[in-house]
């Protein structure tokens, strides 16, 4: 340089045109002397940007950017 793929809470990851969720972790509460588990509840996000269709985009087009893997190509 081309191709395929990801990209969404701190992290791991689901979602699918109709104003976004599990686990886990954090925080308060109950239980316990107490600590763990356990059961409750509760913060936390411009879903990577940028434009386009759209009545309406995290989902569909484009272009960009970063991370992965393959292939060319190089001295």
């Nucleotide at each position: 340089g081309g191709g395929u793929u990801u990209g969404u809470a701190g992290c791991u990851c689901a979602g699918u045109g109709g104003u976004a969720g599990a686990g886990c972790g954090c925080u308060c509460c109950g239980u316990u002397c107490a600590c763990a588990u356990c059961g409750g509840a509760g913060a936390g996000g411009u879903c990577c940007c940028u434009g386009g269709u759209u009545c309406a985009a995290u989902c569909c087009c484009a272009g960009g950017c970063a991370g992965a893997c393959c292939c060319a190509c190089c001295a």